[in-house]
Molecule: Glycine riboswitch aptamer
Organism: soil metagenome
RNA sequence: CUGCGGGAGAGACCUCAGCACCGGCGGGCAACCGGCGGUAGCUGGGGCGCCGAAGGGGCAACCUCCCCGGAAACUCUCAGGCAAACGGACCGCAG
Numbered sequence: 001c002u003g004c005g006g007g008a009g010a011g012a013c014c015u016c017a018g019c020a021c022c023g024g025c026g027g028g029c030a031a032c033c034g035g036c037g038g039u040a041g042c043u044g045g046g047g048c049g050c051c052g053a054a055g056g057g058g059c060a061a062c063c064u065c066c067c068c069g070g071a072a073a074c075u076c077u078c079a080g081g082c083a084a085a086c087g088g089a090c091c092g093c094a095g
Base pairs, nucleotide, nucleotide: 001095002094003093004092005091006090011048013047014046015045016044017043018042019041020039021038022037023036025034026033027032049082050081051080055078056076057075058074062070063069
């Protein structure tokens, strides 16, 4: 480095808009049109709360007597993440 397996944490939060579905109302011969309510189901925007194990930053034991430099699972949460899936530091086996 590759393959296989294991692999945690934290709101399926609130709200807005569009789409979809359901219900009923009005118009219309019908096709269809209008607007109302519900579902957070899908997508996107905004808000608050939270997590820490992709990545990134910071300090540091230590390397090393000094300078420079390197350096964590500590720390910060920029990024990322908070149903499932994906991802996932790290561990095990094989090459």